[in-house]
């Protein structure tokens, strides 16, 4: 330190996520030891049981036990009783101190609560230290005792009684009151010692001072909200009084009316505060466990009382809820101390030992209490040690697990041998902690030592796609399921589960949740605001910020030195102490806050004085649709009137509603009314902005220019505040020509609630008010000050040589190559650029400028202005494609031209469907469909049925048998395949475990099974289109550009010229092949200078001439020469980078996955030839340019020995019989159309030829399903074919026929070959395609894209609502407990007690409200939710920008 993720890539912006550290945490899975900390964060919810606050007999009085003494009695003489006494114990009572500490807890509190740093009007027990005093007297009362009510708990009544109990009297140094005479005003003993006198502690009392403590005030810091703008009557001060320990509205009386607030009062939510803690480089940001210091608070109010101290956790009184006893009358109680239980909850422990130690209460002390504490137990809760061996060990065992089957990994791990003893385990020994001289240790026989045994008990979790260290198999197949974020998974998933391997970590490791970091993502260090979120629509101007020069002073900021203080604990640093750490002890620093004191005076700042460069004013002069009123023109449109005139006008893409014979449009002339101002006129002026345009006057604000004068910082910004403010729209009145929302009609549409047309209300205009908003836009807040130019333009000014001139100022504009600046686009003296001062506004997308409350509006509505939820993005700018019903250039049989054709009709073959036991598969938009199939009766078949085999039909390879072949022939059965017997012949050899055969087992074979979306190969296609690329170098932050553009020119990114390109590759072109023209050699079945074949040169390049265009050039275009051929001479092969996950696992070929007496494999049939039907390609036709007979001529490509066959001969013929020549320029081997002639005469014909009958021919085992051929004889549809659509530009199209490949047979198809042989192209507006250039984009699966909005479904969360529960704070009235202080009354007891009132008040009840929440029938809107409806708003000129 940074990374992931918006895109097809870039950059910036911008939020999500991640990696790190922490916790009083929980949860999975796991678990050896110790140390040292730490443990109910939820319900301040209830709470059995026990403990947690007592102590003092040296204050007291009485009891009661025990023991021992001494006295008496009564006698049984050792016995009992009583009474004194000494010493010790127990409860109970007075009495004293202490129960205001120590512990707990975080509810309340936004506070002088708490932190600091100060004040002054004050208490203060116990403690110190000083000083003084403790004389005399009275009283009472508890307990006991007796009685008495009650269930209890707990009273009442009398008798007596003690004191450190409680009152008086004395005294008064000093307090304290005071009118300055004086006056009030205390005490208490109790132990020891002594024979006493006395002494001696420990108390008591006045009284001063300390120390700690504690109340009070003040300065400053101290959470969100302004959808919470006013708050306030004890309130604010003041006098007086009360009242505290003490100041005070702390209270009460009058009196004045003041206080508090935008530097945020009041009101609301949250919240105990600090030291610290936690992350952070720092600044900050969070956060207050456990330690400490403060506060509060004690079931929930409330409330005194005692006390030095409480308004009292474990004390009281009272109310309210809760719970328990009860006798029903009435009581008790208060774990948020320690333990425990109970509920909640993801969650948080023992009903444990001791008071050895510290520390606290009481006491003289001893000691007693002490859940503070010290220690144990519980939980890996955290932190920190420690171990789980430690050396050797390759046959790299076994196992697992992959594999290319050779091997790899686990892995020296282990096994095995040596060894050690942290831990265990056993025995011995054994502390410090005890201070204080004896004594005294809960923990603890613990730590820790020594010895003995024993590798023995002792490893996991999570990860392994990228961020992010780690990869394979297997299973699963958008299913399970993972996921921190992008995302994984649809049959080969490194991401799912699960194994092996591997990596992190380690007694823990993950996972949730929180904070901090990363995030400069709230920016003070450290951000932004033209387009990404962001400049208020403008102006005025108050607070408030900020603010020219010079002098002189102060010294507030500000510096500098010093003091003070920030408790300790912590963080840091040193040195120690536990074997080390952790933990801990001591010592020491810092930084920063406040504060005091002294010092300096540049700077700010404040005071005085002073200037003028800023700002203002005054005088001249000018400018302009600046603004506000009134007069007023003229042209146009319309209406009306009249006059001509007579069929149409009007409108559209086109048409129709409309108007016109009752005279319309046109036109000429009057007239009426209203709105709007042509030229001028110009990115030309003016105005803050909005915005302002006929003229003419009137008022009126502003700028500019020039001189000079005058004021003397009077400046800027500007939150609130106020104005102004387009069109729309409101009000009310008035207009109303034209134009036009709404509405109404014609039209267009599938529809047209639109675009287009015809009407046409409001509005538009004025007058007066209202609204307050715009893409109010320069998407760019004001103001100053600097920071290269060029070049318009409007107004003023000087200057001349009087102009289209110079100069000076100001307004406004363009260009940009400065600088600079930006993401980039651009901006650039009119900054977005340097700086400075001041406002406003920003912090993902959507929800939403939307709710709800406020304010403002007469309404529309404006304004201020969120949240739940939701989504990993949205957004800028650019880049490179694709697209465009965007522009420009060019091509192509693309279109147009001509020419023939499908589309109709019959047959054929292919194909969809349907059918079937089966019609195998597969191709199926152009690029399937006479395709794969260059030929389905059997084979072929892959398909159906039936019958058969299971190491197999095919290959290898092993091990056993068999010393056997294989073949042949025959029987039985069978459709056959096969299965079952018989005969026959009976191997080879080198003698081996040898070869071949067969059989048996096992490895394996085999699959036209699936996946072409796992592949190779091959092919298709855009397309033979002209592109698609690289080095270097340049440019730009980059993606990329440039080169490849431009400008002419080609068939061509083909050349030539320019140019930050220069160059160069795949590609075109050429080089190969055919035909056309020649040479030359050779051949021969041919021919006989020739022709024909092979081979091998030669020939064409605009080379050459000319004209014209074209820069001088590539080149074009006419002509010419030569030439067989001319501008690429025809065809042909040849297919760039790529694109469609295009085809093909069914041609090989291959990964994986199935199947294995079967999805192999053999065999018979049958099927691939089905038939209502629709599509595709073809063939024959419809005839006369023809059919038909009859004669006659002319080809090339090529195949042929299982062959291809002449000749003859036989049949109508198919073909048969013969078999001649041919391994082929020799034979097969006759070309058709044509020509010539006859005949048919426009007819369903002497066209067409389909079915169909019948008899023959041919191949072949086999012609039924299901071949081809012949002969007669039948003679159907069809008379040029609807929308549409196809192929052709010269030896083509059309026609004509012929060969060949497959094949036993089978050709309307293919693939070749030659005959004959046209017409046409104005030209590129349109269709299709495609190529460069540009341009828009929201699109990148790329327009078959992208995308909106209602509806319908389904879910979410919030918002209204009639309502309804509930919470919270406060208000008025009602009632008031208990308790202070008052007032009154009573009594023998009188600072007191009782009773009656009065004030105040918690709880209670009631009312009308506020505010917060919960539920609420319906209702509206939004989010989301792979394949739903209807349409086509938006992105392209997105089809109406």
């Nucleotide at each position: 330190a940074g990374a992931g993720u918006u895109u097809g890539a870039u950059c910036a912006u911008g939020g999500c996520u991640c990696a790190g550290g922490a916790u009083g945490a929980a949860c999975g899975c796991u678990g050896g030891c110790g140390g040292u900390g730490u443990g109910u964060c939820u319900u301040a919810a209830g709470c059995a049981u026990g403990c947690a606050a007592g102590u003092c007999g040296a204050g007291c009085g009485a009891u009661c036990c025990c023991a021992c003494c001494a006295u008496a009695u009564g006698c049984u003489u050792g016995c009992a009783u009583a009474u004194g006494g000494u010493a010790g114990g127990a409860g109970a009572g007075c009495g004293g101190c202490a129960g205001a500490c120590g512990g707990g807890u975080g509810a309340g509190u936004a506070a002088c609560g708490c932190g600091u740093a100060g004040g002054a009007a004050c208490c203060u027990a116990c403690c110190u230290c000083u000083u003084g005093g403790u004389g005399g007297g009275g009283g009472a009362u508890a307990g006991c005792c007796c009685u008495u009510c009650g269930a209890a708990a707990g009273g009442g009544g009398g008798c007596g009684u003690a004191a450190u109990c409680c009152c008086g009297c004395a005294u008064a140094a000093g307090a304290u009151c005071u009118c300055c005479g004086g006056a009030u005003g205390a005490a208490a003993g109790a132990g020891c010692a002594u024979a006493a006198c006395u002494g001696c502690u420990c108390g008591c009392c006045g009284a001063g001072a300390g120390a700690g403590g504690g109340g009070c005030c003040u300065g400053c810091g101290u959470a969100c909200u302004a959808u919470c703008a006013g708050c306030u009557u004890g309130u604010u001060g003041g006098u007086g009084a009360g009242g505290u320990a003490a100041u005070g509205g702390c209270u009460c009386a009058c009196c004045a009316a003041g206080g508090c607030u935008a530097u945020g009062a009041c009101g609301g939510u949250u919240a105990g505060g600090g030291g610290g803690u936690g992350u952070g480089a720092g600044a900050g940001c969070a956060u207050g466990a456990c330690c400490c210091c403060c506060c509060a608070c004690a079931a929930g109010g409330u409330c005194a009382c005692u006390g030095a101290g409480a308004c009292a956790c474990g004390g009281g009184g009272c109310c309210u809820a809760c719970a328990c006893c009860u006798a029903c009358g009435g009581g008790u109680g208060g774990c948020a101390g320690c333990a425990a239980c109970u509920a909640a909850g993801a969650a948080u422990c023992u009903u444990g030992c001791g008071c050895a130690a510290u520390g606290g209460g009481c006491g003289a002390a001893a000691g007693c209490c002490u859940g503070a504490c010290g220690c144990a137990g519980c939980g890996a809760c955290a932190c920190c040690g420690c171990g789980u061996g430690u050396g050797g060990g390759a046959a790299g065992a076994a196992g697992u697990a992959u594999u290319u089957c050779g091997g790899u990994a686990u892995g020296u791990a282990a096994a095995c041998c040596a060894c050690u003893g942290u831990g265990g385990c056993g025995a011995g020994g054994g502390a410090a902690g005890a201070a204080g001289a004896u004594c005294u240790g809960a923990c603890g026989g613990u730590a820790c030592c020594u010895c003995g045994c024993u590798a023995g008990a002792a490893a996991g979790c999570a990860c392994c796609u990228g961020c992010u260290a780690a990869c394979u198999a297997c299973g699963u197949g958008c299913c399970a399921g993972a996921a921190g974020c992008c995302u994984c998974g649809g049959u080969a998933a490194u991401a799912c589960g699960u194994a092996g391997g591997g990596u992190g970590c380690a007694a823990g490791c993950g996972u949730u949740a929180u904070c901090c970091g990363g995030a400069u993502u709230u920016a003070c260090u450290g951000g932004g605001c033209g387009u990404a979120a962001a400049g208020a629509g403008u102006c005025u101007g108050u607070a408030g910020g900020u603010g020219g020069a010079g002098u002189a002073g102060u010294u507030a900021g500000u510096g500098a030195u010093g003091g003070g203080u920030u408790a300790a604990a912590g963080c840091c640093c040193u040195c120690g102490g536990c074997u080390c750490a952790a933990c801990u002890g001591a010592g020491g620093a810092a930084a920063g806050g406040c504060u005091c004191a002294u010092c300096a005076a540049a700077c700010u700042g404040c005071u005085a004085u002073u200037c003028u460069a800023g700002a203002a004013u005054a005088a001249g002069u000018u400018c302009g649709g600046g603004g506000a009123a009134g007069c007023u023109g003229g042209a146009a449109u319309u209406c009306u009137c009249g006059g001509u005139g007579g069929a149409g006008g009007g409108g559209u893409g086109a048409a129709a509603u409309c108007c016109g014979u009752u005279g319309a449009u046109a036109u000429c002339g009057a007239g009426a009314g209203g709105a709007a101002c042509g030229c001028c006129a110009a990115g030309g002026g003016c105005g803050a902005a909005g915005g302002c345009a006929g003229g003419c006057u009137u008022c009126u604000g502003g700028g500019g220019c020039u001189u000079u004068a005058u004021u003397g910082a009077c400046a800027c910004u500007a939150a609130g505040a106020g104005a102004c403010g387009a069109a729309a729209g409101c009000u009310a009145g008035g207009g109303u020509a034209g134009c036009a929302a709404a509405c109404c009609g014609g039209a267009u549409u599938a529809g047209a609630g639109a675009c287009c047309c015809g009407g046409g209300u409001a509005g538009u205009c004025c007058u007066a008010g209202c609204c307050g908003u715009a893409a109010a836009c320069g998407a760019u807040g004001a103001a100053u000050a600097c920071u290269a130019g060029c070049u318009g333009g409007g107004c003023c000014u000087g200057g001349u040589u009087u102009a289209u001139c110079c100069a000076g100022g100001u307004c406004u504009g363009g260009c940009g190559u400065a600088a600079g600046c930006u993401a980039a686009c651009g901006c650039g003296u009119u900054a977005a650029g340097u700086a400075u001062u001041c406002c406003g506004c920003c912090u993902g997308g959507g929800g939403a400028g939307u709710a709800c409350g406020g304010c403002c509006g007469c309404a529309a509505g404006g304004u201020u202005a969120a949240a739940a939820c939701u989504c990993a993005a949205a957004g800028g700018a650019a880049u490179u494609g694709a697209c465009g019903g965007g522009g420009g250039a060019g091509c192509g049989c693309a279109c147009a031209a001509c020419c023939g054709g499908u589309g109709g009709a019959g047959c054929a073959u292919g194909u969809g469907g349907u059918u079937u036991a089966a019609u195998u598969c597969g191709a199926u938009a152009c690029g399937a469909a006479g395709c794969g199939a260059a030929g389905a009766a059997c084979c072929u078949u892959a398909c159906c049925u039936g019958g058969g085999c299971u190491u197999g039909a095919c290959a290898u390879g092993u091990a056993u048998c068999u010393g056997c072949a294989a073949g042949c022939u025959c029987u039985a059965u069978g459709a056959a395949a096969g299965u079952a017997g018989a005969g026959c012949c009976g191997c080879c050899u080198a003698c081996g475990a040898g070869g071949g055969u067969g059989a048996u087992a096992c490895a394996c074979a085999g699959g036209u099974g699936u996946u072409g979306c796992a592949u190779g190969g091959c092919u298709g296609u855009c397309g033979u289109c002209a592109g698609c690329u690289c080095g270097u170098g340049u440019c730009g932050u980059g993606a990329g550009a440039c080169g490849u553009c431009c400008g002419c020119u080609u068939a061509a990114g083909u050349g030539c010229g320019g140019c930050a390109a220069c160059g160069a590759g795949c590609g075109c072109a050429a080089c190969c092949c055919u035909c056309g023209c020649u040479g030359u050699g050779u051949g021969u079945u041919g021919c006989a200078u020739a022709u024909c074949a092979c081979a091998c040169g030669g020939g064409a390049c605009u080379g050459c001439c000319u004209u014209a265009c074209a820069a001088c050039a590539a080149g074009u275009a006419g002509g010419g020469a030569g030439g067989a051929a001319g501008g690429a001479g025809a065809g042909g092969a040849c297919g760039a980078c790529g694109u469609c996950a295009a085809g093909u696992c069914a041609g090989c070929a291959u990964g994986a996955c199935c199947c294995u007496u079967a999805c192999g494999u053999c065999c018979a049939g049958g099927g691939c030839u089905a038939c209502a039907c629709a599509c595709a390609u073809c063939c024959u036709a419809c005839a006369a340019u023809g059919g038909g007979g009859a004669g006659g001529a002319c080809a090339a490509u090529g195949g042929g020995u299982u062959g291809c066959g002449a000749c003859g001969g036989a049949g109508u013929a198919a073909u048969c019989c013969u078999g001649a020549g041919c391994u082929a320029a020799u034979c097969c081997u006759u070309a058709a159309a044509c020509c010539u002639u006859c005949u048919c005469u426009c007819a369903g014909u002497u066209c067409a030829g389909a079915u169909u009958g019948u008899g023959g021919g041919c191949u072949g085992a086999a012609a039924c399903u299901c071949g081809c051929c012949c002969a007669c004889a039948u003679g159907a549809a069809g008379u040029u074919g609807g929308a549409a659509u196809c192929g052709g530009u010269a030896g083509u199209a059309a026609u004509c026929g012929c060969a060949c490949g497959u094949c036993a047979g089978c050709a309307g198809a293919g693939u070749g070959c030659g005959g004959u042989g046209a017409a046409u192209a104005c030209g590129u507006u349109c269709u299709c395609g495609c190529u460069c250039c540009u341009u828009g984009u929201a699109c990148a699966c790329a327009c078959u894209g992208c995308c909106c909005g209602u509806c319908a479904a389904g879910c979410c969360a919030g918002c209204g609502a009639a309502g309804u529960c509930g919470g919270c704070a406060a208000u008025g009235c009602c009632c008031g407990a208990a308790g202070u202080u008052c007032u009154c009354a009573a009594a023998a007891u009188a600072u007191g007690u009782u009773g009656a009132g009065g004030c105040c008040u918690a709880a209670g009840g009631u009312a009308a409200g506020g505010u917060c929440g919960g539920c609420g029938a319906c209702g509206a809107g939004g989010a989301c939710u792979a394949a739903g409806u209807c349409g086509u708003a938006a992105c392209a000129a997105g089809g109406u920008a």